[in-house]
Context: one part of a larger RNA
RNA sequence: UGCUCCUAGCGUCAGCCUGCGGGCUCCCCAUUUGGCCCGUCUUGAAACACGGACCAAGGAGUCUGACAUGCAUGCGAGUCAACGAGCCAAAAAACCUGUAAGGCACAAGGAAGCUGAUUGGCGGGAUCCCUCGUGGGUGUACCAUCGAUCAACUUUGAUCUUUUGAGAAGGGUUCGAGUGCGAGCAUGCCCGUCGGUACCCGAAAGAUGGUGAACUAUGCCUGAGCGAGAUAAAGCCAGAGGAAACUCUGGUGAAGGCCCGCAGUAAUACUGACAUGUAAAUCGUUCGUCUGACUUAGGUAUAGGGGCGAAAGACUAAUCGAACCGUCUAGUAGCUGGUUCCCUUUGAAGUUUCCCUCAGGAUAGCUGGAGCCCCCGUCAAGUUCUAUCGGGUAAAGCCAAUGAUUAGAGGCAUCAGGGCUGCAAUGCCCUUGACCUAUUCUCAAACUUUAAAUAGGUAGGACAGCGCGACUGCUUCGUUGAGCAGCACCAUGAAAUUGAGAGCUCAAACUGGGCCAUUUUUGGUAAGUAGAACUAGCGAUGUGGGAUGAACCAAAAAUCAGGUUACGGUGCCCAACUGCACGCUAACCCAGAACCCACAAAGGGUGUUGGUCGAUUAAGACAGCAGGACGGUAGUCAUGGAAGUCAAAAUCCACCAAAGAGUGUGUAACAACUCACCUGCCGAAUCAACUAGCCCUGAAAAUGGAUGGCGCUUAAGCGCACGACCUAUACCUGGCCGUCGGGGUAAAGGCUAGGCCUCGAUAAGUAGGAGGGCACGACGGUUACCACAAAACUUGAGGUGCAAGCUCGGACAGAGCCGUCGUCGAUGCAGAUCUUGAU
Numbered sequence: 001u002g003c004u005c006c007u008a009g010c011g012u013c014a015g016c017c018u019g020c021g022g023g024c025u026c027c028c029c030a031u032u033u034g035g036c037c038c039g040u041c042u043u044g045a046a047a048c049a050c051g052g053a054c055c056a057a058g059g060a061g062u063c064u065g066a067c068a069u070g071c072a073u074g075c076g077a078g079u080c081a082a083c084g085a086g087c088c089a090a091a092a093a094a095c096c097u098g099u100a101a102g103g104c105a106c107a108a109g110g111a112a113g114c115u116g117a118u119u120g121g122c123g124g125g126a127u128c129c130c131u132c133g134u135g136g137g138u139g140u141a142c143c144a145u146c147g148a149u150c151a152a153c154u155u156u157g158a159u160c161u162u163u164u165g166a167g168a169a170g171g172g173u174u175c176g177a178g179u180g181c182g183a184g185c186a187u188g189c190c191c192g193u194c195g196g197u198a199c200c201c202g203a204a205a206g207a208u209g210g211u212g213a214a215c216u217a218u219g220c221c222u223g224a225g226c227g228a229g230a231u232a233a234a235g236c237c238a239g240a241g242g243a244a245a246c247u248c249u250g251g252u253g254a255a256g257g258c259c260c261g262c263a264g265u266a267a268u269a270c271u272g273a274c275a276u277g278u279a280a281a282u283c284g285u286u287c288g289u290c291u292g293a294c295u296u297a298g299g300u301a302u303a304g305g306g307g308c309g310a311a312a313g314a315c316u317a318a319u320c321g322a323a324c325c326g327u328c329u330a331g332u333a334g335c336u337g338g339u340u341c342c343c344u345u346u347g348a349a350g351u352u353u354c355c356c357u358c359a360g361g362a363u364a365g366c367u368g369g370a371g372c373c374c375c376c377g378u379c380a381a382g383u384u385c386u387a388u389c390g391g392g393u394a395a396a397g398c399c400a401a402u403g404a405u406u407a408g409a410g411g412c413a414u415c416a417g418g419g420c421u422g423c424a425a426u427g428c429c430c431u432u433g434a435c436c437u438a439u440u441c442u443c444a445a446a447c448u449u450u451a452a453a454u455a456g457g458u459a460g461g462a463c464a465g466c467g468c469g470a471c472u473g474c475u476u477c478g479u480u481g482a483g484c485a486g487c488a489c490c491a492u493g494a495a496a497u498u499g500a501g502a503g504c505u506c507a508a509a510c511u512g513g514g515c516c517a518u519u520u521u522u523g524g525u526a527a528g529u530a531g532a533a534c535u536a537g538c539g540a541u542g543u544g545g546g547a548u549g550a551a552c553c554a555a556a557a558a559u560c561a562g563g564u565u566a567c568g569g570u571g572c573c574c575a576a577c578u579g580c581a582c583g584c585u586a587a588c589c590c591a592g593a594a595c596c597c598a599c600a601a602a603g604g605g606u607g608u609u610g611g612u613c614g615a616u617u618a619a620g621a622c623a624g625c626a627g628g629a630c631g632g633u634a635g636u637c638a639u640g641g642a643a644g645u646c647a648a649a650a651u652c653c654a655c656c657a658a659a660g661a662g663u664g665u666g667u668a669a670c671a672a673c674u675c676a677c678c679u680g681c682c683g684a685a686u687c688a689a690c691u692a693g694c695c696c697u698g699a700a701a702a703u704g705g706a707u708g709g710c711g712c713u714u715a716a717g718c719g720c721a722c723g724a725c726c727u728a729u730a731c732c733u734g735g736c737c738g739u740c741g742g743g744g745u746a747a748a749g750g751c752u753a754g755g756c757c758u759c760g761a762u763a764a765g766u767a768g769g770a771g772g773g774c775a776c777g778a779c780g781g782u783u784a785c786c787a788c789a790a791a792a793c794u795u796g797a798g799g800u801g802c803a804a805g806c807u808c809g810g811a812c813a814g815a816g817c818c819g820u821c822g823u824c825g826a827u828g829c830a831g832a833u834c835u836u837g838a839u
Stems, first nucleotide, its partner, number of pairs: 037052004053839001055837004061339001063196005070189006078104003083098002086095001108115002120146002123143002128137003148179002150176001152174001153172003159166002199338002202335001206328006217302009226292001229259001231256001235252007264289002269285002272283002304320001306316002341773006351364001353362003365511001367508001369506004374501001379499003383496002385460005395450001396448002402444003407439001409437003414434006421427001465489001467487002471483002474481001514538002517535001519533004543554003559735006568726003571710003577723001579722001582719003592712001603697003607694006614687003624681005631653002636648001660675001664673002738762008774828001776825007785816001794810003798807003
C1' cells in the first nucleotide's frame, strides 16, 4: 500500500413487532333485499330459435373517376400552372412569364332551315336619413302579381317581286330549362348518387385450356390356372331274337354353358364381431358358382357432354344424374352471418302510387341537418263559439212508393174449380180460391216519405265597405251587367281561448314484414283466425301495481336529499288498522276470494235470507187425535157382468151440523177401506203462486298441486259505508351536472369574448341524422425527457375525468421517447359454424 474479515458510530432503504388517530377511496368475508344470457333475425327471445369452451395476434364503408347540394378561400365578366419559354452545374420539385390556344361562363328558342331579347308598374319589404311623434322619405336582396319583349306554334298579309320568294303594321286563355344592367371560374372539405372487387366472408352454376384407363368398364393380343368324386350321350365290341327292317341284353367309351364339391372367384344370412376399427368397408361362421358367357397377369385401344356399360345412371384413380387440375375470377347473389372507442342532442317507419312487384326497389309521407326570411299581429291552431253549406249513415216507417210477409172481416161485377135443384138452361141457391175494399202481424247492405249525433267545407273585415264619374273588342233590348284602374269618405281593428313564434327553400338518412286494446265493422260454427275504420299504445320503454307477464291499471325516467300521492294494498310471507259499523254465507267425495285473466250453462232445490201478490183465521183457521160420511137408488143408457169408482150422456130431491148420482184402493159383480164435506178436543197464527241474494246440485282424465303460498269461518270470504296508514324514477321544494333560450359585460387588480356573470325552461329512446371529444400509427414544425435508466409488460386500498381515458408510487427491465400545433391513415373487436397459434 492492496485485499479480506470483525467491531462501533452516523445516514439511507427494506422487513418484523407494538401503540395511537383518520375513514376520502378501494378490496375481502358474512348477512339481507332485488336480480333469467349475451349477440342476432323478428310483431314478439331467458327461450325446447340459431352463433358463442377459453386466451393472444389478425379481421370488415376503402381508394379513384364523373356528377350534385352545402360550406370555405382566391380572382371576378371573367376565370383556370401542368402547352411553350425562363430559372438551376445537371435533373426533380418549387417559383416566374406569354402574341396566345383550349375548357367552363358571358343568349335563348326550335326536330330543323333558321330567327334572336335591356333600364316598366302596383303591393310587402331589411337598412339608412329627417323628426316630438303610432309621422315622412329612401326603397337593395327576396316574395307575389300585372304588363312589355325573344324563339317555337298558330293567325292575318299592306307592299315589293326573276311567279319564286321577301315581308311592314297587327292578333292569340298556346309553348320554352328565355330577356328584364350579368355571376361565374378555379381549388379544397363534409354528406350523397352512379361506375369500378366497391363494407367483409359465402354458392348451385357458366366459359376455356390441359391431365388421367396403376382403381374400375369393355374389346383385342401374348401368357398362366382349374385337385377329388358322381352321372354316363354318341361311337365301337360281343351275345340273343327276328324272314327282314331292326330290336333287346352285357360290355367298352367318354361328351356336357350336367350334378356334389377343394383351390379360385363372388358376397346370401346372422341385419353376428368391429364401429376414436386391424380396416375411409375388415373378421368369423353360413351361402352362390367352380370346364366355362370360367378365373387371372402383362401389353394395347376407347377421355369428359366424351368413353365404357349382360343397363345398376353402374364405372371412368377413396370424386360421377357429367372426373380432376389451372385460368376467366376477388364470377354474381333482391339471400344468410358479421361489421371494432366515448359523451351530448334530435328522433322514426311498417302507409300512398308504380314496377315480370309480393324476402326487393323507385315515389310521396314520417325524420334529422344546413340555411333564408320576418316577428307581437295584418300571424298560427288535432280547441271552442257564431253564421252558413253539402250529405242519406244510426234511428224511424211499411193502415207512405218498391220488394218480402201473417191473420181474420166485408164484397157489386168478373174469372176458375166443386156441389144442390132439375130433361136442360147463358136459370136459382150453396161453397172454395183468384180479385177488390177497409184493417191487422212482421221485415230490408244493394227499399224509403222523414231523419239525427259525430265528422267535413267556408267565413268571422282596410287585399274590406260605401259613394262618384270614366274605360272595355266581353255581356245586354238597354250605360243593363261583369271586369278593371282612379278619386273621396269610413279606425269601436270586428268572437273566445292558447301560443318557449310564424312562413319559405335546399340536398340527405332510416323505413316501406308490423302487432295489441276499447268502440264500429266484413267473411267464418268458432279461433291466441283472416280482412278494414277512428283513437290510444307496444314495436323504440324503463318504473309502481296485476304472484308470474311486450300491449291491462297508474305513470313516462339526468343525479342527490326531504315531503305528498296514484294504481294497488294494510293476518304472516310483505311496507302498512287481526280498524270501526251494518247485512249475507256453512259448502269434509269441490265453499269463496278483485278489469284484461287464465272458463262454465240451461235446468233443479221444503238449504237459508229478503221481496211481490192472493187467500184462511177468536163467528176458532192450519196441523194433530177422534166421530159421522146416510136415504130415494143397484139413477138412466150400454154390457156376459157394471150396485159411486171400464165407457157415454145427464148430475136432481129429501133429511141434515154435514156427506159427490162420488177423490182414490179394491171385487167377476158385490162387499170392505179411504177422500171431499161436517162436528168435537186444542188455542194463534196459517197456506199457495211468483221473484232474487248467498249456498248446494247440474260438474268426469290421465306425474302430485296450487285464491301466488301459508292459512282463514260473527273471516284474512261476499255486499255496502266510514276513517287511518303504506308505497313509484309521478307531483312539490332545495342542491348539483348537462343541454337549449333570454339578458348583461373590456371601467377598475381579475388573464382564455370560442371568455366571464346572471335569469328561465328542460332531460325516456331502437333504426337513423347531427355536434363535440378520447385513443393508435406515420410525417412536418416546435418544446422537453433519457444508462443518475426511455418504452413495453406488471403491481397498488394512489389521484383525477360524466365517459372514451389520463396521471402517480413500487417491482422488473435495458434504448429510445412524451407533450403541443398541423398533415395523413391498411386507426379502435366479443361474436362472422371468422383466420392462425397456445391451453

Predicted 3D model of an 839-nucleotide part of an RNA (large-subunit ribosomal RNA, domain II) from Durio zibethinus. The organism belongs to Durio, within Eukaryota. Model confidence (mean pLDDT): 80 of 100. Its Rfam family is "Eukaryotic large subunit ribosomal RNA". Rfam links the family to the GO terms structural constituent of ribosome and ribosome. For this family Rfam cites "The comparative RNA web (CRW) site: an online database of comparative sequence and structure information for ribosomal, intron, and other RNAs" (Cannone et al., BMC Bioinformatics, 2002).